The prediction has a mean pLDDT of 82. The RNA shown here (transfer RNA) has 76 nucleotides and comes from a Solirubrobacterales bacterium. The sequence was found in a public genome assembly.
[in-house]
RNA sequence: GCCGCUAUCGUCUAGGGGACUAGGACGCUGGCUUCUCAUGCCAGAAACCGGGGUUCGAAUCCCCGUAGCGGUACCA
Numbered sequence: 001g002c003c004g005c006u007a008u009c010g011u012c013u014a015g016g017g018g019a020c021u022a023g024g025a026c027g028c029u030g031g032c033u034u035c036u037c038a039u040g041c042c043a044g045a046a047a048c049c050g051g052g053g054u055u056c057g058a059a060u061c062c063c064c065g066u067a068g069c070g071g072u073a074c075c076a
Stems, first nucleotide, its partner, number of pairs: 001072007010026004018056001028044005049065005
């Protein structure tokens, strides 16, 4: 350089055109419980990598870019 795969809350992930006002677990914050802590229960904050396209409608499909991973070639 070329080819392929991946990118979603702080972390791990669900999602495969309309159920998404994007769900779950852990973590975090607040409350209840407890003499205190822990546990437990309840509530809350928190994310679709950037841009463009297709479509009535895009986290989802397509293109470009960015980043990561893998493969391969050249580099003597």
Source information: It matches the Rfam family "tRNA". It is annotated as a transfer RNA.